Molecule: c-di-AMP riboswitch aptamer (ydaO/yuaA leader)
Organism: Tepidanaerobacter sp. GT38
RNA sequence: AACCUGAGAACGCUUAAUUCUUUCUAUUAAGAAAGAAGCGGGGGACCCGAUUUUGGGGUGAAUCCCUUUGAAUAUUAUUAUCAAGGGGUAGGGCUACUCUUCGGCCCGAAUCCGUCAGCUAACCCCGCAGGCGUGAGAAGAGGAGGU
Numbered sequence: 001a002a003c004c005u006g007a008g009a010a011c012g013c014u015u016a017a018u019u020c021u022u023u024c025u026a027u028u029a030a031g032a033a034a035g036a037a038g039c040g041g042g043g044g045a046c047c048c049g050a051u052u053u054u055g056g057g058g059u060g061a062a063u064c065c066c067u068u069u070g071a072a073u074a075u076u077a078u079u080a081u082c083a084a085g086g087g088g089u090a091g092g093g094c095u096a097c098u099c100u101u102c103g104g105c106c107c108g109a110a111u112c113c114g115u116c117a118g119c120u121a122a123c124c125c126c127g128c129a130g131g132c133g134u135g136a137g138a139a140g141a142g143g144a145g146g147u
Stems, first nucleotide, its partner, number of pairs: 011133004018037008038128006048118001055116001056113004064088008073080002091107005097142006
């Protein structure tokens, strides 16, 4: 010097998931509790709308289609159901000042309520988790800074 591993700080991404104040514990940091602002979600009238076993509904971009293998049941066979995998897709994210376009790279899950919720003013309730990255393509417009 390179490579590998760990920790901390800074910066950045996803997301609503951020900032501040007070008190207590501790005292290098920090943790817990309470509250405020901000951001986000749910419930909830008239009017309007809708139709409940084929149950229904919420958060979320995460819907829908095709196909392979295996399992069990019904079946003459198809076919339907469940699990794992593959391909695509409605839709969504990133590309480091911002926006648009082009190009490039990705996601397209999971989970909750429990027979029950449409919209919905007043009003009521809840959340502010988690998980990642070490790099930084081009053009135009705008902004900021420097000379």